[in-house]
Molecule: small-subunit ribosomal RNA
Organism: metagenome
RNA sequence: UUCGGGAGGCGAGUAAAGCGGCGAAAGGGUUAGUAAUGCAUGGGUAACGUACCUUCGAGCUUGGGAUAAGCAGUCGAAAGGCUGUCUAAUACCGGAUACGAUGCAACCUCGCAUGAGUGUUGCAUGAAAGGCGGGGAACCCUUCGGGGUCCUGUCACUCGGAGAGCGGCCCAUGUCCUAUCAGCUUGUUGGUGAGGUAACGGCUCACCAAGGCUUACGGGUAGCCGGACUGAGAGGUUGAUCGGCAACACUGGCACUGAGACACUGGCCAGACUCCUUCGGGAGGCUGCAGUCGAGAAUCUUUUCCAAUGGGCGAAAGCCUGAGAAAGCGACGCCGCGUGCGGGAUGAAGGCCUUCGGGUUGUAAACCGCUGUCAGGGGUUAAGAGGGGCUUUCGUGCUAAUAGCACGGAGGUCUGACCAGGCCCCAGAGGAAGCCAUGGCUAACUCCGUGCCAGCAGCCGCGGUAAUACGGAGAUGGCAAGCGUUGUUCGGAAUUACUGGGCGUAAAGGGCGUGUAGGCGGCUCUGUAAGUCAGAUGUGAAAUCCCCCGGCUCAACCGGGGAACUGCGUUUGAUACUGCAGGGCUUGAGUGCAGGAGGGGAGAGUGGAAUUCCCGGUGUAGCGGUGAAAUGCGUAGAUAUCGGGAGGAACGCCGGUGGCGAAAGCGACUCUCUGGCCUGCUACUGACGCUGAGGCGCGAAAGCUAGGGGAGCAAACAGGAUUAGAUACCCUGGUAGUCCUAGCUGUAAACGAUGGGCACUAAGUGGAGGGAACUCGAAUGUUUUCUCUGCUGCAGCUAACGCGUUAAGUGCCCCGCCUGGGGAGUACGGCCGCAAGGUUAAAACUCAAAGGAAUUGACGGGGGCUCGCACAAGCGGUGGAGCAUGUGGCUCAAUUCGAGGCAACGCGAAGAACCUUACCAGGGCUUGACAUGCUGGUGGUACAAACUCGAAAGGGUGAGGACCCAGUUUACUGGGAGCCAGCACAGGUGUUGCAUGGCUGUCGUCAGCUCGUGUCGUGAGAUGUCGGGUUAAGUCCUUUAACGAGCGAAACCCUUGCCGUUAGUUGCCAACAGGUUAUGCUGGGGACUCUAGCGGGACUGCCGCUGUAAAGCGGAGGAAGGCGGGGACGACGUCAAGUCAUCAUGGCCCUUACGCCCUGGGCUGCACACGUGCUACAAUGGCCGGUACAAAGGGACGCAAAGCCGCGAGGUGGAGCAAAUCCCAAAAAGCCGGUCUCAGUUCGGAUCGAAGGCUGCAAUUCGCCUUCGUGAAGCCGGAAUCGCUAGUAAUCGCAGAUCAGCAAUGCUGUGGUGAAUAUGUUCCCGAGCCUUGUACACACCGCCCGUCAAGCCACGAAAGCUGGCAGUGCCCGUAGUCGGUGCUCUAACCCGCCAUUAGGCUGGAGGAGGCCGCCGAAGGUAAGGCCGGUGAUCGGGACUAAGUCGUAACAAGGUA
Repeated sequence: UUCGGGAGGCGAGUAAAGCGGCGAAAGGGUUAGUAAUGCAUGGGUAACGUACCUUCGAGCUUGGGAUAAGCAGUCGAAAGGCUGUCUAAUACCGGAUACGAUGCAACCUCGCAUGAGUGUUGCAUGAAAGGCGGGGAACCCUUCGGGGUCCUGUCACUCGGAGAGCGGCCCAUGUCCUAUCAGCUUGUUGGUGAGGUAACGGCUCACCAAGGCUUACGGGUAGCCGGACUGAGAGGUUGAUCGGCAACACUGGCACUGAGACACUGGCCAGACUCCUUCGGGAGGCUGCAGUCGAGAAUCUUUUCCAAUGGGCGAAAGCCUGAGAAAGCGACGCCGCGUGCGGGAUGAAGGCCUUCGGGUUGUAAACCGCUGUCAGGGGUUAAGAGGGGCUUUCGUGCUAAUAGCACGGAGGUCUGACCAGGCCCCAGAGGAAGCCAUGGCUAACUCCGUGCCAGCAGCCGCGGUAAUACGGAGAUGGCAAGCGUUGUUCGGAAUUACUGGGCGUAAAGGGCGUGUAGGCGGCUCUGUAAGUCAGAUGUGAAAUCCCCCGGCUCAACCGGGGAACUGCGUUUGAUACUGCAGGGCUUGAGUGCAGGAGGGGAGAGUGGAAUUCCCGGUGUAGCGGUGAAAUGCGUAGAUAUCGGGAGGAACGCCGGUGGCGAAAGCGACUCUCUGGCCUGCUACUGACGCUGAGGCGCGAAAGCUAGGGGAGCAAACAGGAUUAGAUACCCUGGUAGUCCUAGCUGUAAACGAUGGGCACUAAGUGGAGGGAACUCGAAUGUUUUCUCUGCUGCAGCUAACGCGUUAAGUGCCCCGCCUGGGGAGUACGGCCGCAAGGUUAAAACUCAAAGGAAUUGACGGGGGCUCGCACAAGCGGUGGAGCAUGUGGCUCAAUUCGAGGCAACGCGAAGAACCUUACCAGGGCUUGACAUGCUGGUGGUACAAACUCGAAAGGGUGAGGACCCAGUUUACUGGGAGCCAGCACAGGUGUUGCAUGGCUGUCGUCAGCUCGUGUCGUGAGAUGUCGGGUUAAGUCCUUUAACGAGCGAAACCCUUGCCGUUAGUUGCCAACAGGUUAUGCUGGGGACUCUAGCGGGACUGCCGCUGUAAAGCGGAGGAAGGCGGGGACGACGUCAAGUCAUCAUGGCCCUUACGCCCUGGGCUGCACACGUGCUACAAUGGCCGGUACAAAGGGACGCAAAGCCGCGAGGUGGAGCAAAUCCCAAAAAGCCGGUCUCAGUUCGGAUCGAAGGCUGCAAUUCGCCUUCGUGAAGCCGGAAUCGCUAGUAAUCGCAGAUCAGCAAUGCUGUGGUGAAUAUGUUCCCGAGCCUUGUACACACCGCCCGUCAAGCCACGAAAGCUGGCAGUGCCCGUAGUCGGUGCUCUAACCCGCCAUUAGGCUGGAGGAGGCCGCCGAAGGUAAGGCCGGUGAUCGGGACUAAGUCGUAACAAGGUA
């Protein structure tokens, strides 16, 4: 005050802004790029720069014009401009001066060339700025405050010299993988000139020349180093933290400024992205510190302070500093500490285990005593702080100066972001232990659960009902504030082998030669000193590692000193070896001369045998072929045979681990050409040598191209056979091909599975080709030497086998090759090829092996030897019939269970009507049918006649009614037994024989199986135990690196055969006596038979022959002869053989039922199939009659005689007999006689009917027997198959066990009659020994291959589709540097003119802009390259408990 604002004072000439200086190129971050423009080590710069700092020299004079801020105006949303006007400087621009400096010229000195100079002279060119203090004599100016000149201090400034430090550039050496990248390059390489730079330089340009590089070029990956990890080392891996260097700063390009940048927090342009916008236009760059988001298995606080250390600026105070110092978060690492210590046994409770006794957790706990770290609470005090400022004061220097300033000393005062971890006090065992493992490696074990499930697992491997391996628990082991897992690196790994490996068969020698580069190289002399060795010296930053000492209580950590840094450079010396240079030598190598052998090679020619074809003759029905056949050929005359001819291929005998060749390979004879080798002589050359990446050449067979040829053979193909099939093996045909010429291919088990060369290292014995000496007349022989080729073998080597002077031994040199199996010698790419294909050569994925040699077994359609009723030779059966019996199957309520090739099937069962009985149906019981213990109860109790329900079991009622022991006078009391209730438990023919014991079968009465010691072998193991004989035998003998022994064999035992002896009843009866119809009937006897005890006997003992022996053959004697016959007896082991139902037994399961009892049923069911048997089919027989002779057994709940009854079964009867006495009991076949006469019968007896008998509680399901009747199949049995070798087979009865009876034709015994055959071991089966092969070892019922089918995985190809990378040509051409410019603008300086007070005008110089030009990023476009992703489909590959087809390989693998 018009409410917009204006004026004055303080703040304050402060904040802010601006001009100027210095810094901002340091510090901090990151590792994208980079394989060298980098880094490391060592050098060079005579080709260079350097602000600030130090030092030295010189200087610091005189002028001028602008401009920012400010003010005014204006444009824009903003960012930001534009115009006018004012002003200062240590800003900017002239003039002067020049000790050094720079340029030019001449000279001098020096050096490794270009050149350098701390040299000389001359000419030319080229600077500057002041600020802040102090002083006051003189002078000047003054606005009278003062200022200036001047003196002085200090900082700054200019030109030079030097230094230090820091840089630029250059050189040498080193620095990852890939050759499936082998050629790359045009400013490329060099020159001349110019430009450019701080500086050399193709750095750039013009011209000239045509060079340059080669692990280049390309691809992949990567920052490098000091160091770090590991390792005995050598190495290998790595490059976080700390330190050095480099590079980068959103991506690409560019320059400006500056001492320094092509600049992290400067600029311009282009691009991508984000943000703002008024849509015109603008802004941005955390790989600074924090922090956010995203991605991820995963990585921190938007903290404090400049107190210290350091940096920038400043005169200084001071300011700035996410450098830095600190704190925070994270067990991420390293180190230290704690979570207590001592005592404590009725070894508490609980847990776990248990053989139920106990053990263990475990002195662990409780409990008692003690301590006080850490954490917690309270208190207290250091170090990190020295400097600097201010102040007081002292000294020295500059100076005219006691101002001032600079330097130095002393006192006082001010400065700590962070921090106690130190110390003191308090309280109280209190707040503080987990993780992994426990089958072996590898320290640590049990239970439960689970049941090839769930799961584990580093490797081997665990889990399918007893899991130390899964899960849990207990216990134990290990480590411990950690433990375990995962990932990664090194080690072990001598498994890439330099140290320090290999290549005959395990992976690995090139198919062979020739030769380039390279590597290696004989004797000797001289020189040199590159390698090599020694000394000195420089360097090898610090940190790290190591040693010593020291500081934090120790340690980690830190400090000081030393050593080391194994490397590189320089220099001095040594000269053995290697190299290099030169000289010489002859032994390596080669040449010469004289001989020699040979299927060495190439070309030309010749020959005979044979096959085939053609012609002719003879001749006739077959030929040919096979395991056997057929196809085929043949009456149109084959095959066979004779003669003639044609053609092609191959060359018999000789011929031989004999010869030659580099290998491939070479075989009739002759000629020509030609290579190599060997021997002898020792004349010549004088190391000329060895090997050999690449290269070049040769290179079987098959194959390819072109042209010939084509007899035989023969892929493919055709036919015939074989076969389940047979695209094979066998047969008949047959085309390519095989042959020749020219060319290609380039591979083979191209093998000695063994590269070449040289040297050395025992012997023996062959073959081939030469030489010498001796004997000697010669032949010949002996010795010796060189070369080639075999065998055996010492040392040595080797995993072994084996090799072994022809090394796989011992050494040296050179080349090639290998690094688990499969995928794969494959894919892709390259090269070669006409093709086929060759060569070079991966990966994904997958497996825990693949492999070598040897051992023991087992096996073989391998071999040898040898056994067995194994075959053969015989006799009789089975398989066909009926029946019996067992089994399968089917059925059933149940048909209980087991046994399953031999080695289950007349088996468990040597007795299923009930029982048995385990099964089924129904009815019942629940401490139970049975055992033991405990608790309680119970005298009218236990027991129980009788009655009652019931099929029974069982239930109910219930007269009657006890026993034992002790006490006690009886009565009675107590206890036991019994009974009742309850608890423990009983019970299970439920399961597992693959949890087991025991027992048994079988190989097999086969002759085997082992051990000790010794020896051999690395070892498994071998030897013994093999060989030669012999045996029934691993029996014995002999030989023998084996010697012995054991279990088996044999023997011992039983029985039978002969004899003796003893003993004679119940047995016997010769003699004697008695008696009877008759009989050992009686007396008696012991002789005989017999009985049953003891003995003898037979041992290859004797003889003969053979033989070493063992033994064999024959003989004698004898009852018996070579084990007399038979039995018992069964090695190590095999078959997870059989049995949990004989018994026993672990685990599991059931517990009013999976236990127990009862009635009835079933185990006996029947379309079928099989095994084992019986009876037959008949006349060697059936039937009838008569008649003779056994053995071994059984008999008391028994065997039962005589007699009687019955046709009979049987009944009755009951003598006798506990049995050498009596009985069962008759033996039967046999013999005698009769009958039947070949038939479905007088065979055969099934089946069925009827009537009976017996046993038994009971014969319906479901017994046996008798009589009568009925009278089936069956007339000798297909394929196949069984038994038996002598008193056997065959045949005939008899007895017994079980048992009431019996389904018994079964089984076990017993006697009677009583054969045949065995030439032999080829074959079938089984077995033993030796040997051989093996890819088998669950062991041939083994192993194993390929297609197909299914699932899954990775890979290759592929029409294409789609990305990335690096380039090339062309187009466009930003920013910008450089250049041009006749256009525009322009204060200072110069010239000229006008004015002279400022000044103005023109021109020039210089500058700016515009325009033009070269280059130029991004972009566009075109054709290519390389690397990915994806792709219908195609292809092979790997893998996957039980798919299909065959059988390829392993044995002689059935065709090597």